[in-house]
């Protein structure tokens, strides 16, 4: 010093783990300006029968908010796994040669 294997380093692509963001799901969640249902009362009806409107209350779910899971999706990131790649340029490791 040369050549020669493998690994890394570089590229792309597959899973993964991760973090933000939307979706789903779940729990809240409307003094009044949503929606049902509408006691009492209150109109309409000579009377009855009945019937309109509709307060409070409950019931629903909008917006919103909430903790959580992980449904899908979107992204951002790993000294993660694997696969193929490329130039042989750099870095380790063996091996073989030669030279000293």
């Nucleotide at each position: 010093g040369c050549c020669u294997c493998a690994g890394g380093u570089c590229c792309a692509c597959a899973g993964g783990g991760u973090g933000c963001c939307g979706u789903c799901g779940c729990g809240u969640g409307a003094a009044u300006c949503g929606c049902g249902u509408c006691a009492g009362g209150a109109c309409c009806u000579u009377g009855c029968c009945g019937g309109u409107a509709g307060c409070a209350g409950c019931g629903c779910u909008a917006a919103g908010c909430g903790a959580u899971g992980u449904u899908c999706g979107g992204u951002g990131u790993c000294g993660c796994u694997g696969u193929g790649g490329g130039u042989c340029g750099c870095c380790u490791g063996g091996g073989g040669c030669a030279c000293u």

The RNA shown here (Bacterial small signal recognition particle RNA) has 100 nucleotides and comes from a Gemmatimonadota bacterium. It matches the Rfam family "Bacterial small signal recognition particle RNA". Rfam describes the family as follows. The signal recognition particle (SRP) is a universally conserved ribonucleoprotein involved in the co-translational targeting of proteins to membranes. By type it is a non-coding RNA gene.